[in-house]
RNA sequence: CUUGGGCAUGGCGAUGAAGCUCGCCUUUGCCCGCGCCUCGAGGCGCUGAUGGCUUCUACCGCCGC
Numbered sequence: 001c002u003u004g005g006g007c008a009u010g011g012c013g014a015u016g017a018a019g020c021u022c023g024c025c026u027u028u029g030c031c032c033g034c035g036c037c038u039c040g041a042g043g044c045g046c047u048g049a050u051g052g053c054u055u056c057u058a059c060c061g062c063c064g065c
Stems, first nucleotide, its partner, number of pairs: 010025004016056006033046005
């Protein structure tokens, strides 16, 4: 960017799952992190499995066996 599907008995809150809790969204909606360079396109780099808390899983760092 394009196409298809779902969405209030619902959906969503930058990577998985569960519980609790908070907030947002009326569907042409809510959501899709940050920094640097760059007119833009784009390139490079950084933090975090949470919106928040707890637990599990995966990953990372250190120490011991």
Predicted 3D model of a 65-nucleotide RNA (Fluoride riboswitch aptamer (crcB RNA motif)) from a Solirubrobacterales bacterium. Its mean pLDDT, the model's own confidence on a scale to 100, is 76. NCBI's taxonomy places the organism under Bacteria, Bacillati, Actinomycetota, Thermoleophilia, Solirubrobacterales. It was read from a public genome assembly, where an Rfam model found it.